[in-house]
Context: one part of a larger RNA
RNA sequence: UGACGGGGGCCCGCACAAGCGGAGGAGCAUGUGGUUUAAUUCGACGCAACGCGAAGAACCUUACCCAGGCUCGAACGGUAGAUGACAUCCUACGAAAGUGGGCUCCCGCAAGGGCAUCUGCCGAGGUGCUGCAUGGUUGUCGUCAGCUCGUGUCGUGAGAUGUUGGGUUAAGUCCCGCAACGAGCGCAACCCUUGUCUUCUGUUGCCAUCGGGUCAAGCCGGGCACUCUGAAGAGACUGCCGGUGACAAACCGGAGGAAGGUGGGGAUGACGUCAAGUCCUCAUGGCCUCUAUGUCCCGGGCCACACACGUGCUACAAUGGGCGGUGCAAAGGGCUGCAAGACCGCGAGGUGGAGCAAAUCCCAUAAAGCCGCCCCCAGUUCGGAUUGGAGUCUGCAACUCGACUCCAUGAAGGUGGAAUCGCUAGUAAUCGCGGAUCAGCACGCCGCGGUGAAUACGUUCCCGGGCCUUGCACA
Repeated sequence: UGACGGGGGCCCGCACAAGCGGAGGAGCAUGUGGUUUAAUUCGACGCAACGCGAAGAACCUUACCCAGGCUCGAACGGUAGAUGACAUCCUACGAAAGUGGGCUCCCGCAAGGGCAUCUGCCGAGGUGCUGCAUGGUUGUCGUCAGCUCGUGUCGUGAGAUGUUGGGUUAAGUCCCGCAACGAGCGCAACCCUUGUCUUCUGUUGCCAUCGGGUCAAGCCGGGCACUCUGAAGAGACUGCCGGUGACAAACCGGAGGAAGGUGGGGAUGACGUCAAGUCCUCAUGGCCUCUAUGUCCCGGGCCACACACGUGCUACAAUGGGCGGUGCAAAGGGCUGCAAGACCGCGAGGUGGAGCAAAUCCCAUAAAGCCGCCCCCAGUUCGGAUUGGAGUCUGCAACUCGACUCCAUGAAGGUGGAAUCGCUAGUAAUCGCGGAUCAGCACGCCGCGGUGAAUACGUUCCCGGGCCUUGCACA
């Protein structure tokens, strides 16, 4: 000087408390450990591994295993020589890959050039090892308020001071004081979005007034008021008033206002820490491999299953289940795509194809909600696992191993021990919708809107953190 303390003081954070909902019990989905296996490819391991890399494992992917092949090689550069083709096509073997056979070049008068193959050589190739050799990138402490420097001063020195102190703040935020005076990286602001208004814009959007028109409908003429689209501006600054305060910073209350003291949300992550993660995104040193640790291909595996754990979905019902009717979104996607009306099918879906490169058309009925009727507390009209049968769709192909539909079957489950998680407001809870990946496949992920709470006395305690101080046998 730090780190540490079941030392002290001050102060924060859904850290506790106060609440609401979960998880731990059940069934299923998914990841992991373990076990098994020819292989069940590899990585990730407290927080910060475990619906993680994977935003799509039937083949492919694919790195693993079995079997069959190739060796200048699946792709690429250079070079020497040889051939005139190679490929396509035909053909034999074959599961395919491949191997053997057949047919067999182009431009140019020529020289020559192009192209391809073969032989050889120099490079190849490697998801092989080392993340403890590295770059890049990411997580975490933590959006915590800290981390430093120049000059000066003090100290033999390590170093201190500044950065401590009194207030204050979300903040090393600001004020005051002070042997310090300044400065940098962080904080804040500048950026995006949302909330109010104004101007401009007026089709594909909108419809108040006028006219036409329909069973109905902005459907048509018309209009750009309104909603909205998306561009520019305005607006919030403790600016104003009162109080407290040290005549400060600031805090408390109020007015006005769509919004008030950082308005809400996002992006943004200081010096550093964990030899944290990643050599399997990529790049790269070293090592290893070179008829194999490269490469092609068929099939299998990554989907196994006595178990154990994490993350989820669905429930155990009446604030519910079933049936009928009825009402209201936002944000997205669409061309070898989205697909309407119509017809067929109980249905998944099929036939067909209007329209739309889309504020125009389509995906596309939002669901919870509301209005009726049934159920009457039961393993049930709860719950839907499992299994049998029959089908649909995608795809070369659904046996291992896809999703969905219909009929039948109806399991466990009656609110879950110890221990444990999230959340402070348009949040939790609950309800549906879209998208990426994608031929197909979503209970995961990323977004969108609808309905919409309860509670916070307080900081003693648990966890993490900041500042000052103290002890120390630690560095």